RNA sequence: AGGGCAGUGGUGUAAUGGUAGCACAGGAGACUGUGGAUCUCCUAGCGCGAGUUCGAUUCUCGCCUGCCCUC
Numbered sequence: 001a002g003g004g005c006a007g008u009g010g011u012g013u014a015a016u017g018g019u020a021g022c023a024c025a026g027g028a029g030a031c032u033g034u035g036g037a038u039c040u041c042c043u044a045g046c047g048c049g050a051g052u053u054c055g056a057u058u059c060u061c062g063c064c065u066g067c068c069c070u071c
Stems, first nucleotide, its partner, number of pairs: 001070007010024004018054001026042005047063005
């Protein structure tokens, strides 16, 4: 310098154009002599900027970060 893959709550991981789910973690409550376990509820997220579209996590372009390959 060129190319490929990835970026989603605090963490891990889904969603192939139509309400962003799940698990763990955190908070509240129930239960319990206490704790744990169990059950119910709650909080919290699409890397950044443009474009296409009635509508974008998804498609296109640029940028950033990480990993890998070639030179």